[in-house]
Molecule: THF (Tetrahydrofolate) riboswitch aptamer
């Protein structure tokens, strides 16, 4: 000096378990406001999570044993688990070869 590589947060998505809703909140979807994180260092979107305001849509209930009850439902919530994916992207760094 080239080339090649390792690695995190995380997301996805299943099992589970606990829970919450079925008297419709949640989720999804459109928008305003904040704030967060994003390879080992620094930057950091138009992505990408959270809080919350505001709009439009919108649901699967059922048994008898009548209950703080079962089974079920719901693009439910949190945990723990296997699985696939994985720094947006820049500039340095670290390994290997040269």
């Nucleotide at each position: 000096u080239g080339c090649a590589g390792a690695g995190u947060a995380g997301a996805a998505u299943u099992a589970u378990g606990u829970g919450c809703g079925u008297u419709a909140a949640g989720u999804g979807u459109c928008u305003g406001u904040g704030g967060g994180a994003c390879g080992g260092g620094g930057a950091g979107u138009u992505g990408u999570c959270c809080a919350u305001g505001g709009a439009a849509c919108g649901a699967a209930a059922a048994g008898c044993a009548u209950g703080u009850c079962u089974u079920g439902c719901g693009g439910u919530a949190c945990a723990u688990a296997g699985u696939u994916c994985g720094c947006a992207u820049c500039c340095c760094g670290c390994u290997g070869c040269u």